Description:
A computed fold for a 71-nucleotide RNA from an Afifellaceae bacterium, annotated as transfer RNA. Its Rfam family is "tRNA". Rfam's curators write: Transfer RNA (tRNA) molecules are approximately 80 nucleotides in length. Its family is annotated with triplet codon-amino acid adaptor activity in the Gene Ontology. Model confidence (mean pLDDT): 82 of 100. It was read from a public genome assembly.

RNA sequence: GCGGGGAUAGCUCAACGGCAGAGCGUCGAGGUUCCACCUUGGAGGCGUUGGUUCGAUUCCAGCUCCCCGCU
Numbered sequence: 001g002c003g004g005g006g007a008u009a010g011c012u013c014a015a016c017g018g019c020a021g022a023g024c025g026u027c028g029a030g031g032u033u034c035c036a037c038c039u040u041g042g043a044g045g046c047g048u049u050g051g052u053u054c055g056a057u058u059c060c061a062g063c064u065c066c067c068c069g070c071u
Stems, first nucleotide, its partner, number of pairs: 001070007010024004018054001026042005047063005
């Protein structure tokens, strides 16, 4: 330098172009003499800049970072 893959919640990962979710974790409440388990509720996120579109996490382009391969 070239090609491919990836970036979404604190962590691991989902998500036909049409309301952003799960598990674990965390906080509150219930229950328990207390703790753990359990039940219930909440907080918390689309790498970034543009483009296409009525509408973009999703499609296209640039940039940043990570992984793999080639030279």